A computed fold for a 1481-nucleotide RNA from an uncultured bacterium, annotated as small-subunit ribosomal RNA. The RNAcentral record of the sequence draws on ENA. Rfam family: Bacterial small subunit ribosomal RNA.
[in-house]
RNA sequence: AUUGAACGCUGGCGGCAUGCUUUACACAUGCAAGUCGAACGGUAACGCGGGGGCAACCCUGGCGACGAGUGGCGAACGGGUGAGUAAUACAUCGGAACAUAUCCAGUAGCGGGGGAUAACCUAUCGAAAGAUGGACUAAUACCGCAUACGAUCUACGGAUGAAAGCAGGGGACCGCAAGGCCUUGCACUAUUGGAGUGGCCGAUGUCGGAUUAGCUAGUUGGUGAGGUAAAGGCUUACCAAGGCGACGAUCCGUAGCUGGUCUGAGAGGACGAUCAGCCACACUGGAACUGAGACACGGUCCAGACUCCUACGGGAGGCAGCAGUGGGGAAUUUUGGACAAUGGGCGCAAGCCUGAUCCAGCCAUGCCGCGUGAGUGAAGAAGGCCUUCGGGUUGUAAAGCUCUUUCGGUGAAGACGAAACGGUUCGUGCUAAUAACGCGGACUAAUGACGGUACUCACAGAAGAAGCACCGGCUAACUACGUGCCAGCAGCCGCGGUAAUACAUAGGGUGCAGGCGUUAAUCGGAAUUAUUGGGCGUAAAGCGCGCGUAGGCGGCUCGGUAAGUCUUACUGUGAAAGCCCGGGGCUCAACCCCGGGAGGCCAGGAGAUACUGCCGGGCUGGAGACAGGCAGAGGCGAGUGGAAUUCCGGGUGUAGCGGUGGAAUGCGUAGAGAUCCGGAGGAACACCGGAGGCGAAGGCGGCUCGCUGGGCCUGGUCUGACGCUGAGGCGCGAAAGCGUGGGGAGCGAACAGGAUUAGAUACCCUGGUAGUCCACGCCGUAAACGAUGGACACUAGAUGCCGGUGGGAACGACCCCUUCGGUGUCGAAGCUAACGCAUUAAGUGUCCCGCCUGGGGAGUACGGCCGCAAGGCUGAAACUCAAAGGAAUUGACGGGGGCCCGCACAAGCGGUGGAGCAUGUGGUUUAAUUCGAAGCAACGCGAAGAACCUUACCUGGACUUGACAUGCACAUGAAAGCCCGGUGAAAGCCGGGGCCUCCUUCGGGACGUGUGCACAGGUGCUGCAUGGCUGUCGUCAGCUCGUGUCGUGAGAUGUUGGGUUAAGUCCCGCAACGAGCGCAACCCCUGCCUGCUGUUGCUAACGGGUAAAGCCGAGGACUCUGCAGGGACUGCCGGUGAUAAACCGGAGGAAGGUGGGGACGACGUCAAGUCAUCAUGGUCCUUACGUCCAGGGCUACACACGUGCUACAAUGGCCGGGACAAACCGAAGCGAUGCCGCGAGGUGGAGCGAAUCGGAAAAACCCGGUCCAAGUUCGGAUUGCAGUCUGCAACUCGACUGCAUGAAGCUGGAAUCGCUAGUAAUCGUGGAUCAGCUACGCCACGGUGAAUCCGUUCCCGGGCCUUGUACACACCGCCCGUCACGCCAUGGAAGUUGGGAGCGCCCGAAGUCCGUGAGCCAACCGCAAGGAGGCAGCGGCCGAAGGCGAGCUCGAUGACUGGGGCGAAGUCGUAACAAGGUAAC
Repeated sequence: AUUGAACGCUGGCGGCAUGCUUUACACAUGCAAGUCGAACGGUAACGCGGGGGCAACCCUGGCGACGAGUGGCGAACGGGUGAGUAAUACAUCGGAACAUAUCCAGUAGCGGGGGAUAACCUAUCGAAAGAUGGACUAAUACCGCAUACGAUCUACGGAUGAAAGCAGGGGACCGCAAGGCCUUGCACUAUUGGAGUGGCCGAUGUCGGAUUAGCUAGUUGGUGAGGUAAAGGCUUACCAAGGCGACGAUCCGUAGCUGGUCUGAGAGGACGAUCAGCCACACUGGAACUGAGACACGGUCCAGACUCCUACGGGAGGCAGCAGUGGGGAAUUUUGGACAAUGGGCGCAAGCCUGAUCCAGCCAUGCCGCGUGAGUGAAGAAGGCCUUCGGGUUGUAAAGCUCUUUCGGUGAAGACGAAACGGUUCGUGCUAAUAACGCGGACUAAUGACGGUACUCACAGAAGAAGCACCGGCUAACUACGUGCCAGCAGCCGCGGUAAUACAUAGGGUGCAGGCGUUAAUCGGAAUUAUUGGGCGUAAAGCGCGCGUAGGCGGCUCGGUAAGUCUUACUGUGAAAGCCCGGGGCUCAACCCCGGGAGGCCAGGAGAUACUGCCGGGCUGGAGACAGGCAGAGGCGAGUGGAAUUCCGGGUGUAGCGGUGGAAUGCGUAGAGAUCCGGAGGAACACCGGAGGCGAAGGCGGCUCGCUGGGCCUGGUCUGACGCUGAGGCGCGAAAGCGUGGGGAGCGAACAGGAUUAGAUACCCUGGUAGUCCACGCCGUAAACGAUGGACACUAGAUGCCGGUGGGAACGACCCCUUCGGUGUCGAAGCUAACGCAUUAAGUGUCCCGCCUGGGGAGUACGGCCGCAAGGCUGAAACUCAAAGGAAUUGACGGGGGCCCGCACAAGCGGUGGAGCAUGUGGUUUAAUUCGAAGCAACGCGAAGAACCUUACCUGGACUUGACAUGCACAUGAAAGCCCGGUGAAAGCCGGGGCCUCCUUCGGGACGUGUGCACAGGUGCUGCAUGGCUGUCGUCAGCUCGUGUCGUGAGAUGUUGGGUUAAGUCCCGCAACGAGCGCAACCCCUGCCUGCUGUUGCUAACGGGUAAAGCCGAGGACUCUGCAGGGACUGCCGGUGAUAAACCGGAGGAAGGUGGGGACGACGUCAAGUCAUCAUGGUCCUUACGUCCAGGGCUACACACGUGCUACAAUGGCCGGGACAAACCGAAGCGAUGCCGCGAGGUGGAGCGAAUCGGAAAAACCCGGUCCAAGUUCGGAUUGCAGUCUGCAACUCGACUGCAUGAAGCUGGAAUCGCUAGUAAUCGUGGAUCAGCUACGCCACGGUGAAUCCGUUCCCGGGCCUUGUACACACCGCCCGUCACGCCAUGGAAGUUGGGAGCGCCCGAAGUCCGUGAGCCAACCGCAAGGAGGCAGCGGCCGAAGGCGAGCUCGAUGACUGGGGCGAAGUCGUAACAAGGUAAC
C1' cells in the first nucleotide's frame, strides 16, 4: 500500500459496488422451460352465440378459446459450482481429414398413393406410482411409388436417394357443393455457397518434490479389417521391437486455466472473489438413447449410499438455479416486486413463458460525496487538571450577541428511462391483383416493477447528527494520582521491585474521522535467493586430489548460408471489460459512456550480415610431436651398510641401580647397574639438511642396481585449434581402524602397580597388550589448510634461494648483465568490514565447475546407496532462541612477558595473638538494653565526657494551636509573672488572693494571655531521590582538551620511543604543535645569619645589694621575644653521559641536590559513609510516630573478636637525695606562702584576664642504699573496711584516698602489626570535652635516643610498555557435562487401526456392438404360398459396483525406550576462555 474479510468500541445522510473464501454437507416449501389450435383428432373447464324448455336446467365445437393427447420447435441456451484435472484442460500462434438445426444467398422441386396409432370408449390388475387387453380415429406422425438440376457410390457400364402441408386473397375457367385452380406468405424436400458455431491435430508456455531414476504390452511402428461427422492403436488380427527419460520420463503432493487483480521504480512476487472467455462437474459410479447438437443440472437405464411414502407386494427423490432451512464456521443478505426495459424460447401474430434480467430489501463490507453549523465574543467566567501557589492550561472553547438552513423532518408539485410492436394512411417492392406481406414516411391509441422515487419549491428551527486509537524510542503527541517485578503492558527493543511521560485512571495533547483500532493475509522496504542486483582466506560458503563423459565456452583469416541477432511508418492476430491519454454524462466525485493508445519470448513478409552458429577453404601465435641437454627424499622392486636401543652368552667387578618436585612401585648379593668381548633380532636412517628439492594431493630422506611417471632449458623441424572446464563416472587418497598370514627391538591406547589429591578411573613414575613393521584385501575420513577450485590474459618495483640458457670480463675461483621456469620476503596502484592480499592476488577481466543463505535442534532422524564391522555419502522436520558470528577498539584481568616504585618483602628494633583490667563490637539477654558505622576504608568509630539532664529507647503519669515560629478573628485590660492552699513522684490539674501596662488623631494600635482557625512539631522512612561534608585507591603520577594528522568507524597520534627523575621531572627524537587539571614552586612551622624591637624576657661590663638570687640602678652586647630581610640555584670544579637532560664525586657552607615537617588530594572509582550535625524532594503520624514529667535503660553477660593499658621483672622494684624541658591552660577560673589531715582533701585567700601570678612536681636520668632470682620487696586484678570530693542526687552507675586482701601472669600456638632518624623504642608534661568522671582514649609538647636496608627472587599494593582473552556487573569474571525435578515437540518399537493407488483372479447390473433368432410383426414385392425387412428372446466380447489375494505407500495410535529443547537462585566436579594452571583443537 492492499482485502469478498472477521472481531472490539462507536454510528447522521446519500450515490455506486460487493456480500458462504468453511461441509462439491444434508435439504422442508414455492418458483426457475416452455410454446404453437396458422400441423392434428378433438372439447375437460371458462365466455359468447344458437336450439329445447315456464323455469331450474339440458343440448349444441358454431365462435372466442383450450385441460389432457398426437405432432413440431425448444429443452445441449440462459443460470450455478470449482469437486476433479499438471494435461483429453488453459493461453498464444498455426494446421487439415470434418459436422453444422435455426439464419442469409443461389439452383431445382413440393406429383401420386398406402398402412397404422395415441387421445376418446370399454374391460381388467394395483394402496399408489402405474400397467395390460379389446374396439375406433386424424395429421406437417409413419411408409412405399414417381421425378433427380445439384448430391452419393462406382468395376465408369451404371446404380442409388426427396418432399407436407397450413393460412390469407382471388379475376377468368371447372364443380351441385365442399372445393378445384391460380396466387401471396409461412412451412417442407434436394443441393451449392456463406456467416456464425462446434469437433480434431501440431508448436511454444504453464507449481513443488530426485529422501520418486528408470517407465511402457495397444506399449512404438507397419499391413488388412472395423469404426467415426472427421485424421489417428480409436478398435481388432497379424508382423516387427520399438517408444519415453537427467533439456527430469515414471511416481507423489498441490492446483480449474486465462483476460486480469494486489504490490513494486522496474524486473519481479503473490493471487485468479465480483465482470468477461474457455474447461470440468450436476447425490456417488457406470451406460447409452433421442437429437443438428448431450453421453444431457431441473431426461432415461443400471449399481451404491442416503431421505421420504407404503395396504410391505412395491414406489418416489436429487437447490454446485432464485429465495429459504438445518449444520459447519471468526464470517457472508429477502422464502420481496416486475416482465416496464435489455435478452432468450415458441408462435404469422396478438401473445405466453423467463428467480436470465431489471428493480427493491438487509449489512459502514468497500470506494466516493455531504453534514453535525458560520461570524463575533476576554470578565481570558465557572468547573476540571496541573502548580514553583505567582500562576498555567482546557480556551474564543463555552455563555452571550448576530446570521445561515445543506442533510434530516413536514407539506406541495413531480420526471427521464417508452419507442418499437399495434391501428390509420401514403409511397414502394412482390403479384394477374387496387388482397396479403416486406420496406420507408406521416398521424395516432395503449404500455413503468422501480415509485409518488430522482429533482424542484415552501415551512420551522442551531434546532436531530462524533467517535476511535495513540502519546518511552522507532513515531506525531506529557503531566498528575493510584499501584509497587503485584496488577498489568508489549510489533521489536523492553517497561513494572515506592517519585513509572511504558501498567490503570484523569486532565491535556497527537493522528484519523462515519469511522477508528485489532487480528488474519499478500507485496514492499529485503541487494534477506541478488536476471536487473549478492557472495565463498578469517563472518555461512572451494569438492582432500587428479583423469575424464555429457554439457558449457573457445585463436587468426577468406567465401557461402541466414538458424540466433538486428531493422521495418509492412501484414495478421493479441475478444470485450480493465489500465493509460483525450472528451462527454450524473450539481462534484466514486460510477458510467465515447474515441484513441498501450499490451506477445506470437505468426508471416521484406531487408541487414558486425557478432554467434552451420558448411567449405586456408594460417600458426593456443595445444601437441620430434631432437639435444639438466636438476630432483617423484613412484615401484631387489640387494646392501654402519651407529644406537634391547635381549642372549662369556669376562672384570660390588652394592646399589633406576626414577621424581620429592618419593614409591620396579631391578639387584641367585651378583644388578658400570665396563669389555662375542652373538641375535627388529625398526629407524644422526651429520649433510637449508623458509633446499620433487610430486596432482595424500606424501617422499642411509647406499647401490633395475623398471618407470612428471617437469625445466635451448634451438630448429613437423601437425594444424587437435583447446579450457568438467554434472554424473573412474582412480589415488595421512593417521587410526578391520580381515588373513607373518614379524615384533624400541615406543606404546587398554590394563596393572606406585605416587599426587578432598577425590584423581588424569597429568608424574615403574611395567605393559593390541598397534606401530611386512604381504595381500578393505575402510575413504582429517584444522586432507594457503582454512584461498581450475585455465588464460593484463597490471610499478626491490631482494633472497633453487634449476637452466645466452652475453661480457677474467689464467681461474668468482663477478656483472640478460632471459625462461620454480620457491620465499617486503612493497606501489588497486582491492578488503577490518585484519590483510598484492605478477605464486584476496587487483583487473573472460570461461567452466563446486558451494552458501540466522543460531541451536544436527551433520542428527527417516529413506536410499556403499562397507565384514566401525562407520561413510546423501540429508530433513517439529520445537526453541534474539541472537550466533567476523575483524578491529578501549579497558579490565592472567598461576603471560619486560621496565620501575612503596616499611611491599628482605635486614633490623619493638609489639599484637597467651594473662588481668579498660574500651568498642558481635552474639545472647531484656520492658528497654535507642540509632548509625561492616574487609582493607566498621569495631578507644559518630561520642573532645550516658549517675539526672544529655536521650533519640522502655514503663508509668500527663498536655493537645501544643516545648518552638508566623498570620488572622474574637474575648480581655489585664494577663503573664507573683503569693497562698489542695492533690501528686513530678509534670500537671483544681481553687483562692492581690495587682489593673504603654501610645493614641479616641477609630484604634503595641504588648501579653485565653478561645478558635490557618498551622506547628517528628532523632518517623527513603544516603538506592538529593545538596553539603567525608573516607578510599593515593601525594599514586597520572587525567584530559584545542587544532592538525591517520583510520569507514570505535579510536589512535600527542601521552609511544632513547635517556633521566620523587614526579607526564627534564632532555633528545618523533605528524604532531600547543594548552588545561595534577607534580613541583608560591603559604606555614623548624634549622643559620643580619637589621630593627627591649617589657613582664636577658645580664657581658659598671654600681648597689642579699644567706642566696637580674633582687635593684643601669645596659641592648648575648640568650630570647617578634617583625622584616638574607641564604641553596646543581650556582662552582672534576668525571660519566649524545656536546643534552641528568647522575656521581668534590669545594665552600648552618644547611646540598625536594634540608626536615605541615597545609595542599587531578579526571574519576566504590549507587562507599552520613536524611541522627545541618539543609532538602517525596512519603507517613497529627488528643500522636508531637510535647512534658518521674523512674529505669543505653553500664545486662555463658561467650567471640578488635583496639589499648599494666605486667610477667635486676638495663628492674623500693627508699632517700639531686638535675634539666617544651608546649599549653586559668575569672562561676588558676589558686601561692601558711595551718589541719598518713592521704584523697580541708581551711584560707596573697597574686594573676597572666613572657609579670598560678597550675608546676617534669619523668626517665644522676648519686647513695636495699632487695638476690622467688610467683618474689615482681605484678597489681579482685574483695573487705574506712574515707575524700563533685553534684538536687553517686543503689542500679562516678573518680580519688588510706588500711587490708594479693588473682592471673615467669615473654605468649597458628598467625599478624608498626617503624628507615631526631625515626623506632622509652620517659614524663599539657589541652579540648567537662559539676564530677569510668581518659589506660584522642590531640598536642618536649626529654633520652638506637639497630638495619645485601638486594628486588618471592608476598601485598601501585605506575608504564607489550601480549593473550570466549571477561565488560570486567577473574569475587565467564563457562562445560552428568545427575535430580517440571513442561514440550520428536525418533525407534511387539503391534493395533484407517486412507490412497496399482496388480492378479472371481462375480458381473444397465447398455452399445457382434452372433443367433424354430417365437412375433401393419406399410414394400407377390394372386397365393412366401419373400424382403423388423421385434422380442437367447448366446458372446467389453463392462461399474462388489468379492478374494499378495504386496506397495501415506497417516493415526502404542507398553517401553533414545536422544533433544526449554525452565531466577538444586547436586557433583572444573573441561574450555590468560601459558585457564597438563597449550588448545